[in-house]
RNA sequence: UCUUAUUUAGAGUGGCGGAGGGAAUAGGCCCGAAGAAGCCCGGCAACCAGCAGGUGAAUUUAUCUGAAAAGGUGCCACAUCCUACAGGUGUUAUGAACCUGGAAGAUAAGA
Numbered sequence: 001u002c003u004u005a006u007u008u009a010g011a012g013u014g015g016c017g018g019a020g021g022g023a024a025u026a027g028g029c030c031c032g033a034a035g036a037a038g039c040c041c042g043g044c045a046a047c048c049a050g051c052a053g054g055u056g057a058a059u060u061u062a063u064c065u066g067a068a069a070a071g072g073u074g075c076c077a078c079a080u081c082c083u084a085c086a087g088g089u090g091u092u093a094u095g096a097a098c099c100u101g102g103a104a105g106a107u108a109a110g111a
Stems, first nucleotide, its partner, number of pairs: 001111007012041001014040003020031003025084004042076003047072002051066007080104001085101005
C1' cells in the first nucleotide's frame, strides 16, 4: 500500500505525572488544576491462535456454534463528536435541520 470483517455493547473514587486532549487540516461542539497526554497497576471485550462440537468439500481446508481467558493484539468520557464530497427531503431561493451513500480514520486478520 491492497483485500476482508467490524466500527450501537463493555471497562477505575488506584499510583506516578503535570497541561494538554477528543486521528490529521479548517470551522464548530466538548473534556481537562475537582488533574489532560504519557507510564504503571487494574479492568473490558473476544479479532487471531489454541480447545470442544457440527456441516460442506475431499485429506487439510472452508464454514458455523459453544466454552474459556494462562498465548498474540486491541480497547477503557460522550462518540468513529459534527460538518467538509455526492444524492435526496425540505424552501420562492439560500441557509438551518434531517435521510442515504461515499471518502477518511480506528482495530483485527490476510497479501
SAM riboswitch aptamer (S box leader) from uncultured Sporosarcina sp., 111 nucleotides, folded computationally. The model forms 97% of the base pairs in the Rfam consensus. Its mean pLDDT, the model's own confidence on a scale to 100, is 76. The source organism's lineage runs through Bacteria, Bacillati, Bacillota, Caryophanaceae and Sporosarcina. The sequence is in RNAcentral, with records from MGnify. Its Rfam family is "SAM riboswitch aptamer (S box leader)". Rfam describes the family as follows. The SAM riboswitch is found upstream of a number of genes which code for proteins involved in methionine or cysteine biosynthesis in Gram-positive bacteria. Gene Ontology term of the family: regulation of gene expression.